[in-house]
Transfer RNA from an archaeon, 73 nucleotides, folded computationally. It matches the Rfam family "tRNA". About the family: Transfer RNA (tRNA) molecules are approximately 80 nucleotides in length.
RNA sequence: GGGCUUGUAGCUCAGUCGGAAGAGCGCAACGUUCGCAACGUUGAGGUCGAGGGUUCAAAUCCCUCCAAGUCCA
Numbered sequence: 001g002g003g004c005u006u007g008u009a010g011c012u013c014a015g016u017c018g019g020a021a022g023a024g025c026g027c028a029a030c031g032u033u034c035g036c037a038a039c040g041u042u043g044a045g046g047u048c049g050a051g052g053g054u055u056c057a058a059a060u061c062c063c064u065c066c067a068a069g070u071c072c073a
Base pairs, nucleotide, nucleotide: 001072002071003070004069005068006067007066010025011024012023013022019056027043028042029041030040031039049065050064051063052062053061
């Protein structure tokens, strides 16, 4: 220098054919207990790596860039 894969909640990851974002763990409050743990209920937490384009509508399609991994030279 070139090819490919990946980037979504604090962490690990889903998200189909474009219809507007979720799970588990963790965190907070409450219930239960003499108390803790466990369990149950509820809740907070996201400009979907960045910028632009297409579209009525983009995490998803297109372009450029950034970062990580991997292969080739």
The coordinates come from a structure-prediction model, not an experiment, and the mean pLDDT is 83.